[in-house]
RNA sequence: UCGUGCUAGAUGGGGAGCUGGCGGUGCCCUGAACCCGCAACCCGCCUUAGCGGGGUUGAACUCCCUCUCGAGGUCCGGUUCUGUGGGACUGGCGGCGUCGCGUGAUGUUGAUGGACGGGUCCCGCGCGGCGCGGAACGGUGAACCCGGUCAGGACCGGAAGGUAGCAGCCGUAAGCCGAGCUCCGCGGGUGACGUGGGAGUGCCCACCCGGAGUUAACGAGCGUCGUUAAGCUGGAGAAGCGAGAUCGACAGAGGGUGCACGG
Numbered sequence: 001u002c003g004u005g006c007u008a009g010a011u012g013g014g015g016a017g018c019u020g021g022c023g024g025u026g027c028c029c030u031g032a033a034c035c036c037g038c039a040a041c042c043c044g045c046c047u048u049a050g051c052g053g054g055g056u057u058g059a060a061c062u063c064c065c066u067c068u069c070g071a072g073g074u075c076c077g078g079u080u081c082u083g084u085g086g087g088a089c090u091g092g093c094g095g096c097g098u099c100g101c102g103u104g105a106u107g108u109u110g111a112u113g114g115a116c117g118g119g120u121c122c123c124g125c126g127c128g129g130c131g132c133g134g135a136a137c138g139g140u141g142a143a144c145c146c147g148g149u150c151a152g153g154a155c156c157g158g159a160a161g162g163u164a165g166c167a168g169c170c171g172u173a174a175g176c177c178g179a180g181c182u183c184c185g186c187g188g189g190u191g192a193c194g195u196g197g198g199a200g201u202g203c204c205c206a207c208c209c210g211g212a213g214u215u216a217a218c219g220a221g222c223g224u225c226g227u228u229a230a231g232c233u234g235g236a237g238a239a240g241c242g243a244g245a246u247c248g249a250c251a252g253a254g255g256g257u258g259c260a261c262g263g
Base pairs, nucleotide, nucleotide: 001263002262003261004260005259006258009057010056011055012030013029014028015027020046021045022044023043024042034054035053036052037051038050063256064255065254066253067252068251072247073246074245075244076242077241079239080238081237082236084234085233086232089231090230091228092227093226094225095224096223097222098221101219102218103217104215105214106213113209114208117205118204119203120202121198122197123196124195125194126193127191128190130187131186132185133184134183135182137178138177139176140175146171147170148169149168154163155162156161
């Protein structure tokens, strides 16, 4: 160096997830890579980390290591947007309070304040008015059971005379009607009336003291309560961004790797 037969190895790898961890089944990427059995309310293992069975290939295009490239995944950061909550903060809106800075109003024809009197309010009394009732007044008012007078008639009596008494006339009682002058009593949704007392918070009026503010309608400021949800904020999602981080297939480059026999 060549040939033959073997062996280690290879016969896909990777990402996320799962897991104490590793690998597999399932998902995704790569891209073409034997077969059978097992596995998600999982399966098999333990840092040499799928297990069991059967094939193929085999020391190099194929196995191993390093570097490069980098599909793709995951994570992080910030941006924009979407929808869902919050209501601490900023802002918007509203209510109330406070202040008295500005505007207004009012005030030397005298403010706020103080003093004093009256009214409004309450309890009485008097007077008036109104109403009701009564008395008094006028009229009317009884077939008999009211009065007077009682024609006629009746009764008693010998007579003289006497008695009761209807109608009529006159009058009267209760009652009814009227007038509304007078008197008495009572009453009120009564009074431009008089008078006594009380209460005096507010309001109104008059007068006195005093001499410059008063007020709070509007605006500003401040406080508080409510509301809104733009900013803000909690968590979720989407898009795209980053000489971000990390893993990394495929591919490329370089290097490495046996045993036996024979020529």
About this RNA
Predicted 3D model of a 263-nucleotide RNA (Bacterial large signal recognition particle RNA) from a Chloroflexia bacterium. Model confidence (mean pLDDT): 80 of 100. Its Rfam family is "Bacterial large signal recognition particle RNA". On this family, see Rosenblad et al., Nucleic Acids Res 2003: "SRPDB: Signal Recognition Particle Database". NCBI's taxonomy places the organism under Bacteria, Bacillati, Chloroflexota, Chloroflexia.